[in-house]
RNA sequence: GUGCCCGUAGCUCAGCCGGUAGAGCAACGGACUUUUAAUCUGUAGGUCGUGGGUUCGAGUCCCACCGGGCACACCA
Numbered sequence: 001g002u003g004c005c006c007g008u009a010g011c012u013c014a015g016c017c018g019g020u021a022g023a024g025c026a027a028c029g030g031a032c033u034u035u036u037a038a039u040c041u042g043u044a045g046g047u048c049g050u051g052g053g054u055u056c057g058a059g060u061c062c063c064a065c066c067g068g069g070c071a072c073a074c075c076a
Base pairs, nucleotide, nucleotide: 001072002071003070004069005068006067007066010025011024012023013022019056027043028042029041030040031039049065050064051063052062053061
C1' cells in the first nucleotide's frame, strides 16, 4: 500500500427485514442477616469511533476519515 473483520453503558457483549437502544458484571440506594461479605430488590449510567449522504425514519444501508486486528504485497 491492497483486501477483509471489529469499534454500542466503567468492563465484557447482544441488538433479527431500517421502526421506543438492551443484558450480565461493576457503581450507587433500599431490604434482609449469616455483617470488611453474601442474598434479594431498585436506581443511575449512551454524541452507538468521527464527519457527511440516502430515507418519513439509520446502531443497522452508502461514502470518506480515525483507531484496533488478520491476510497479502512492498521492504532497492
Notes:
This is a predicted structure of a 76-nucleotide RNA (transfer RNA) from an Acetobacteraceae bacterium. The organism belongs to Acetobacteraceae, within Bacteria. It was read from a public genome assembly. Its Rfam family is "tRNA". The family's RNA type in Rfam is transfer RNA.